[in-house]
RNA sequence: GCCCGUGUAGCUCAGGGGAUAGAGCGCAGCGCUGCGGACGCUGAGGUCACAGGUUCGAGUCCUGCCACGGGUG
Numbered sequence: 001g002c003c004c005g006u007g008u009a010g011c012u013c014a015g016g017g018g019a020u021a022g023a024g025c026g027c028a029g030c031g032c033u034g035c036g037g038a039c040g041c042u043g044a045g046g047u048c049a050c051a052g053g054u055u056c057g058a059g060u061c062c063u064g065c066c067a068c069g070g071g072u073g
Base pairs, nucleotide, nucleotide: 001072002071003070004069005068006067007066010025011024012023013022018056027043028042029041030040031039050064051063052062053061
């Protein structure tokens, strides 16, 4: 250089054209407890890497770009 894959919450990941984008862990509050942990309840947290395009509608399809991983001369 070329080819393939991945990029979604603080972390690990679902979601593969149509509802308000979700889970586990973590975090905060409350309950419980002598104090914690565990457990229960509630909640906060997202420009879906970035920029465009297609579409009535895009996290999802297409193009470019960046980062990371793998393959290859």
The RNA shown here (transfer RNA) has 73 nucleotides and comes from a Chloroflexota bacterium. The RNAcentral record of the sequence draws on ENA. It matches the Rfam family "tRNA". Rfam classes the family as a transfer RNA. The coordinates come from a structure-prediction model, not an experiment, and the mean pLDDT is 81.